[in-house]
């Protein structure tokens, strides 16, 4: 005892900064779901409107009454006894008593009940949260300014007397509710009077206190001031007990007063007339201007009044490490409210929730006169809403009212019930159980997985069920009994919840799980379905046919009777930073300055004690938070006790620092003397070059401008020279990152005036400072008034020109303005993007002023002040900055807090006006930035290559023709390839096949593979012959075959048939792939390891310097090695050598043939040879080795020798990667579709279509040619379904033939151009050869669409090709032929091959493309990039707007309820009490009128807020709209800031200004 971070800007970093998640609360609602029990908790909306019931009453021990009963009491009946008396002796009649039964009670007792006087309570409990920002509320204080009913404790005392009045009765009125009038009557009701413990009040003394107003005590006198009774015991006295009554006290409760503390807006800045004080005086329990006369004119206010907005406060609660932020529900504690507004009365206490008057709003009732009501109490309806319960039980317990008690009342409470609304606890089961069942998904088909999960066996028994028992909460107070003086002690009676909690038994896994995630952040992944659709989203983003992000399913995480969404708070978020931040470039230093108020200060000394410190003492209520202990079985939740921190007061003490108050110092500041240097500032004057314009000379034809030109100027003499004169505004050189100012800004030269600085002195003053909100000044340019001026320049304007256009750039002209002089105006990139002072902290150098030391003078050294430039430490996101800080530290002020909306609207202040200053909000977005990084890029910039240009040949583009594309057409024109890097390409050859299209006909287990199951000897197989255009359909008839073995009318097998499982697809996706392939590029680059730098990306190395054809090497260097490219190593060619010699070769040597006279020639024929050629195999050979030169070195230049140089030509080879470059139609291959068809077979058809356009070739256009004729010379390859000799036919194509040859032997095979000669004679020709008819020839199943040759006739375009544009650097270009691939034929392609064989290359400025450094970027799908701004369309908020309507306080006048309050009036009202002995007066009381305030009401005008408005203004959003092209690279006219004009727009222009501008060159300083 306590603190976690993550996703999101970029290609990549870090860094600002912002949204945004993950946590924990909630009086919550809504979706899905929902067992059980405890404790909690439940209209946040409409202080909206209520129907019913209930919530406050109680005493009869305060009083008179009425009821009821009960007793007495009377009275009557009847019946009996007594007794007197009459007597007709039958009786009667009276008293009395007892009994019964009726009545009646005026009297009298008792018990009830209770309307009405009275008393006490209804101010307390209960709700609510409207107002209320201070008359609240919290904390601490005070009150010497005050109350205080019941209760408590003390003190004294309760004596006498009198009028009244409700209820009753009587009457009237009224529908009610109620009222009104006579008359009786009681009290603890009223009144009066006596006593004065004692209280007030006066006067007059005394004490203590006390600054004091005073305040407490106390002495004398005077005055005035009380009272009630009731019950009980007693005959009575007198006692008890509850009350009265006066005082002091106490304890609770309260009123008022002051400190201090807690909200927002300053676009609210000024506010008050009871305002502020004072007197007097009213009121009030009490101070106060509370209230009122008069007087005085004050009093608040940026420390934020006033005014608006918003809100009950507060203990606590939620968060948070904490600080803090948010709240103010449940409980507590204070306020205010009781329909809305205003009064007052009683009362101890109220302006009084269930009390009253009056206004109003509304509702009931009515007999229309006139009444009646207030759930923000508890239930309950209704309305409002996303949203909150039962018109329950009970006084058993707490607690309250009244009463002596008993009790009686209490929707306070105490239970219950509803709502998973929240917490806490339980449970839905436990254990074993693999053939890892089935079902499901998924699969690389093996299997995984769901999963021990289930079945199945064993077991338990919570809760829910059922049955049984069964509390505690209970004491009080009541009965009963003992015992007693109050009062004790036993005992007994008293529960709404409740038959509940709890205990026991009973059955038996029986009833009991769902939610929401599974793309990153965040745990949890796969099929399927969909196809920028549907949908999901909190950020970030998913989703365009294989989507762990969408539904769905399997499966898996997560929490669990819950889970998730949504809304609010705190948290993360140091993203408002006291703790705990920024401000040069990210937001953000006021444009500068004087200074107010404020904060903040220098050294020493005393003294004080406000702050500060430090102990003591009261205080922050309980509850709550924390610790400890206890009780519910456990928690929750509850009960006990207990601490710290910390605030407030208040006491005692300390005295370092701060403060305050005396004193004193010189360093801080400021002065004085003495010097210095300057574009400081203001006026006055004055000067010289240039320019223009006038004038005059000279002088002639152009001048001026630009890329290039026009416009303009000039023959009425321009430009050009010369003299001469106006004017005006700038001041060359000096001159310099210099100098001076606060910032703006200040530049000729003299004068006046006039401000700062700095250096030396250390004489004076004695902290006199520093910083500054407002305020005050100053403030480039532009731009605004008014006079003035007016050369150049020059917004706007006119013109000319460039453009697609050109409201620009460029030319030529020009008005504002630029200048002066007075007044405005106040903003700029007003920059060092760096606020101002002070102090400290390494250096090194350059410069400007000054002084010391040194000197002749200097140089130099040392110091202050200033400017620069490098740099240590340190900071810094980095860039950078670094004694002139952005380093470390004080102090003060200004300013920021994502980004567009906006520096915009409103308001409000300044402003002639432009306009300036202050300044949001709705909306809108996941970002906008700032540094640096590696790329790409550049109409930046350096280096350097490359047939890249240039120099040259020849070509293409024109012409006909082939080919290929495209388009077009079509049934179908199969498909693919499309800028370099498609288009004579896949095609190395389309007539049928081919093939993949299209049309008809056919087939289905298929044309082809594999498996299974059934079946079958007349089977498989062949198959005459019918249909058929074939395929195919059908079919007489012949007709088998292997294996076993038990030999059978056996089995099994191959074939077949029939089925099942499958083939089969040139369908589709090349953006799921694999293989191969093009380019970029044969470019010279890509890249690792380890180290080093940098936080990091990344650098380095690979960067420089020279070399090369190269990252080729050499020097060097925080780098040092290493790979994959280059280079070699392999192939052909050039020289040599060595091996070999047949089919090749033949000098020599024999032979043989043929030609010859001769001799000699010819022929490798032959013998033999193998020297040469040449074959095909190995070697050498070439290294800058060697020599000059230059270099440091690589190396380079020249040379020698060499077939051959400096890589000797040519090939082959192709780095990391780039073009989602090409291909699923070559081939594999995922996914998906097709399945009597998208398979598969057949026949025709089509890929050859033709108004066009292109590519890529052929032949051409002629004389270096063309035709004929004759003569040479090659290679490289091909041939057995083939090459095909000789010979014979044919003009010829070719036939016929069949020799030879599987090939150094034989064939093809004749090489063409050349060369020799001859004709042609420049001409659409002896060129040119298309097309066209004819008539053959091969091939081929077949040349009709659609083949190639021949020949003989026909002879087109075409006379060298616009603008492009192609190829090529030597055995090359250009030009002749040859062969060979391609399954019959079918070549101008294509692949090779030899022959003949050139021109040029000064050069790298310019096009393309490439490297390598280096700069600038707003680009990074990377310039084919990015991007403005009009307009146009659609949505969203918003501002202006005649106006419209609503709200709100104020104000001014007018009416004014109801009540205080004050007067005045009534004795036609009235009991006490004086006075009069009656009567009658007075006092008071009622009444009635005036006034003054007064809720409200009504008019008026002003002002704030809201709402809404045609019509307008911008803005802001929106996958592909229009215009342009502004801005990012020097963005093609460098940007940008300010202002003024202008223009569809982005923007152009002028005039200032800044670099946050590329490039280049000189200067000039720094580093090393």
């Nucleotide at each position: 005892c306590g603190g976690a971070g993550g996703g999101u800007u970029u290609g990549a970093u870090c860094c600002u900064g912002g949204c945004u998640c993950a946590g924990g609360g909630c009086u919550a609602a809504c979706g899905c779901u929902g067992g059980c029990a405890g404790c909690g908790u439940g209209u946040c909306u409409u202080a909206g409107a209520c129907a019913u019931g209930c919530a406050a009453g109680u005493c009869g021990a305060g009083c008179g009454g009425g009821g009821g009963u009960u007793g007495g009491u009377c009275u009557c009946a009847u019946a009996g006894g007594u007794u007197c008396c009459c007597u007709u002796c039958g009786g009667g009649g009276g008293a009395u008593c007892u009994a019964u039964g009726a009545g009646a009670u005026u009297u009298c007792a008792g018990c009830u009940c209770u309307a009405g006087c009275g008393g006490c309570g209804g101010a307390c409990g209960g709700c609510u949260g409207a107002g209320u920002a201070a008359u609240a509320c919290a904390c601490a204080g005070g009150u010497a300014a005050c109350c205080u009913g019941c209760c408590c404790c003390g003190a004294a005392g309760u004596g006498g007397g009198g009028g009244a009045u409700a209820a009753c009765c009587c009457u009237g009125g009224g529908a009610a509710a109620c009222c009104g009038g006579g008359g009786c009557u009681a009290a603890u009701a009223c009144c009066c009077c006596a006593u004065g413990u004692g209280g007030u009040g006066g006067u007059a003394g005394g004490a203590a206190c006390a600054c004091a107003a005073g305040u407490u005590c106390u002495u004398a006198c005077c005055a005035c001031c009380a009272a009630a009774g009731g019950c009980c015991c007693g005959u009575a006295a007198g006692g008890g007990u509850c009350g009265c009554u006066u005082c002091g006290g106490g304890a609770g409760g309260g009123g008022c007063c002051u400190g201090u503390g807690g909200c927002c807006c300053a676009u609210c800045a000024g506010g008050u007339a009871g305002u502020u004080g004072g007197u007097g005086g009213g009121g009030u329990a009490a101070c106060g201007g509370c209230c009122c006369a008069c007087c005085a004119a004050g009093c608040c206010g940026a420390u934020g009044a006033c005014g608006g907005g918003u809100a009950g406060c507060c203990g606590g609660c939620c968060u948070g490490a904490g600080a803090g932020g948010g709240u103010g529900a449940c409980c507590g504690g204070c306020c205010a409210g009781a329909g809305g507004g205003g009064c007052a009365c009683u009362g101890a206490g109220a302006c009084a929730a269930g009390g009253g008057c009056c206004c109003c709003a509304c509702c009931c009732c009515u007999a229309c006169g006139g009444g009646g009501g207030g759930c923000a109490g508890c239930a309950g309806u209704c309305u409002a809403g996303a949203a909150a319960a039962u018109u329950g039980g009970g006084c058993a317990a707490u607690g309250g009212g009244c009463g002596a008690a008993a009790g009686c009342c209490u929707g306070a409470c105490c239970c219950a019930g509803c709502g998973a609304c929240g917490c806490u606890g339980c449970g839905u089961g436990g254990g074993g159980g693999a053939a890892g069942a089935a079902g499901g998904c998924c699969u690389a088909c093996g299997g995984g997985u769901u999963g021990u999960a289930a079945a199945c066996c064993c077991c338990u028994g919570u809760c829910a069920g059922g049955a049984g028992g069964g509390a505690g909460g209970a004491a009080g107070c009541c009965c009963c009994g003992c015992c007693g003086a109050a009062g004790g002690c036993g005992g007994g009676g008293u529960g709404a919840c409740a038959g509940u909690a709890c205990c026991u038994c009973c059955a038996g896994a029986g009833g009991a799980a769902g939610c929401c995630c599974c793309g990153g952040c965040u745990a949890a992944c796969u099929c399927c379905g969909u196809g920028c659709c549907a949908g999901c989203a909190g950020c970030c983003g998913c989703g365009g046919u294989a989507a762990u992000a969408c539904g769905g399913a399997g499966g898996g995480g997560g929490c669990g009777a819950g889970c998730g969404u949504u809304g609010c708070c705190c948290g993360g978020a140091u993203u408002c930073a006291c703790u705990g931040g920024g401000u040069g470039u990210a937001a953000a230093a006021c444009g500068g300055g004087u200074g107010u108020a404020g904060g903040c200060g220098g050294g020493c000394u005393g003294g004080u004690a406000a702050g500060u410190c430090g102990g003591g003492g009261g205080u922050c209520a309980a509850a709550g938070c924390c610790c400890a202990g206890g009780g519910c079985u456990c928690a929750a939740c509850c009960c006990u006790g207990g601490u710290a921190c910390g605030g407030c007061c208040u006491c005692c003490g300390a005295a370092a620092c701060u403060g305050c108050c005396a004193g004193u110092c010189u360093u801080g500041a400021g002065g004085g003397g003495g010097g210095c240097a300057g574009a400081g500032g203001a006026g006055a004057g004055u000067g010289g070059a240039a320019c223009u314009c006038c004038c005059g000379g000279u002088g002639u034809a152009g001048c001026g401008g630009u890329g290039a030109a026009a416009u303009g100027c000039g023959u009425u003499g321009a430009u050009a020279u010369c003299g001469g004169g106006a004017g005006g505004a700038a001041c060359g050189c000096c001159a310099g990152g210099u100098g001076c100012g606060a910032a703006g800004g200040c530049g000729g030269c003299u004068c006046u005036c006039u401000g700062g600085g700095c250096c030396c002195u250390u004489c004076c003053u004695g902290a006199c400072g520093c910083u500054g909100a407002g305020a005050c000044c100053c403030g480039a340019a532009a731009g605004c008034c008014a006079g003035g001026g007016g050369a150049g320049c020059g917004a706007a304007g006119g013109g000319g020109a460039u453009u697609a256009g050109a409201u620009a750039c460029c030319c030529c002209c020009g008005u504002a303005g630029u200048c002066c002089u007075g007044g405005c105006c106040g903003u700029a990139a007003a920059c060092g993007a760096u606020g101002c002072u002070c102090a400290c902290u390494a250096g090194g150098g350059a410069u400007g002023g000054g002084a010391a030391g040194g000197u002749u003078a200097a140089a130099c050294u040392u110091u202050c002040c200033g400017u620069c430039c490098c740099g240590u430490a340190g900071c810094u996101a980095a860039c950078g900055c670094g004694u002139u800080a952005a380093g470390u530290g004080a102090g003060c002020u200004a300013c920021c807090u994502g980004g567009g909306g906006a520096g915009u609207a409103c308001g409000c202040c300044c402003g002639c006006a432009a306009g300036g200053g202050u300044g949001a909000a709705a909306c809108u977005c996941a970002a906008a930035g700032g540094a640096a990084u590696u790329g790409a890029c550049g109409g930046g910039g350096g280096g350097c290559c490359g047939c890249a240009c240039a120099a040259g040949c020849g070509g293409u583009g024109g012409a006909g023709g082939a080919c290929g594309u495209g388009g077009c057409u079509u049934a179908a024109u199969u498909c693919g390839a499309u800028g370099a890097u498609a288009c004579g390409c896949g095609a190395g050859g389309a007539a049928c096949c081919u093939u993949a299209c299209c049309c008809g006909g056919g087939c289905u287990u298929g044309a082809c593979a594999u498996g299974c199951c059934g079946g079958u000897g007349g089977u498989a197989c062949c198959g005459a012959c019918c249909c058929g255009a074939a395929a195919g359909g059908g079919g007489a008839g012949g007709g088998a075959c292997c294996c076993c073995u038990a030999u059978a009318u056996g089995g099994g097998g191959a074939g077949c048939c029939g089925g099942c499982a499958c083939a089969g697809g040139u369908g589709c996706u090349g953006c799921a792939u694999g293989g191969c392939u093009g380019u970029c590029g044969u470019c010279a680059g890509c890249u690792c390891g380890u180290g080093c730098c940098g936080u990091g990306a990344g650098g380095u190395g690979u960067a420089u310097g020279g070399u090369u054809a190269a990252g080729u090497c050499c020097u060097a260097c925080a780098a040092c090695g290493a790979g994959c490219g280059c280079a070699a190593c392999c192939c052909c060619c050039g020289c040599c050598c060595u091996u070999a010699g047949u089919u090749g070769c033949c000098a020599g040597c024999a032979g043989c043939g043929c030609c010859u006279u001769a001799u000699g020639g010819c022929g490798g024929c032959u013998g033999g040879g193998c020297a040469c050629u040449c074959u095909a195999a190995g070697g050498g050979g070439a290294c800058u080795g060697c020599c000059g030169g230059c270099g440091c070195a690589a190396g380079c230049c020249g040379g020698a020798g060499g077939a051959a140089g400096g890589a000797g030509g040519g090939g082959a080879u192709g780095a990391c990667g780039u073009c989602a470059a090409g291909u699923c139609a070559u081939c594999a291959u995922g996914g998906c579709c097709c399945u009597u068809a998208u398979g598969c077979c057949c026949g025709g058809g089509g890929c050859u279509g033709c108004a066009c356009a292109c590519g890529u070739c052929c032949u051409a256009c002629a004389a270096u040619g063309g035709g004929c004729g004759g003569u040479a010379c090659a290679g490289c390859g091909g041939g057995u379904u083939g090459c095909g000799a000789a010979g014979c036919c044919g003009c010829g194509a070719g036939g016929c033939g069949g020799a030879g040859c599987u090939a150094a032997u034989c064939c093809c095979u004749g090489a063409a151009a050349a060369c020799c000669g001859c004709c042609c004679c420049c001409a659409g020709u002896u060129c040119g050869g298309a097309u066209c008819g004819g008539a053959g020839g091969c091939u081929g199943c077949a040349a009709c669409u659609c083949g190639c040759c021949u020949c003989c006739g026909u002879g087109a375009a075409g006379c060298u090709g616009g603008a492009a544009u192609c190829g090529c650097u030597a055995g090359u270009a250009a030009u002749c032929g040859c062969g060979g691939a391609u399954a019959a034929g079918u070549a101008c392609g294509c692949c090779g091959c030899g022959g003949u064989g050139a021109a040029u290359a000064c050069g790298u400025u310019c096009c393309c493309g490439g490297c390598c450094c280096u700069u600038g970027u707003a680009c990074a799908c990377a310039c084919c990039g990015c991007c403005c701004g009009u307009c146009a369309c659609g949505c969203c908020a918003u501002g202006g707007g005649a106006g419209c309507c609503g709200g709100g306080g104020a104000c001014a006048u007018c009416c004014g309820a109801a009540g205080u309050c004050a007067c005045c009036c009534u004795u036609a009202c009235c009991a006490a009490c004086c006075c009069u002995u009656a009567c009658g007066g007075g006092a008071g009381g009622g009444g009635g009128g005036u006034g003054c305030c007064g809720a409200g009401g009504a008019u008026g005008g002003a002002c704030c807020c809201g709402g809404u408005g045609a019509c307008u203004g911008g803005g802001g959003c929106g996958a592909a709209g229009u215009c342009g092209u502004a801005a990012c690279a020097a963005g093609g006219u460098a940007g940008c800031c300010g202002u003024a004009c202008g223009g569809g727009a982005a923007c152009g222009u002028g005039c200032g200004g800044c670099u946050g501008g590329a490039u280049u060159a000189c200067c000039u300083c720094c580093u090393u």

The prediction has a mean pLDDT of 86. Small-subunit ribosomal RNA from a marine sediment metagenome, 1568 nucleotides, folded computationally. The RNAcentral record of the sequence draws on MGnify.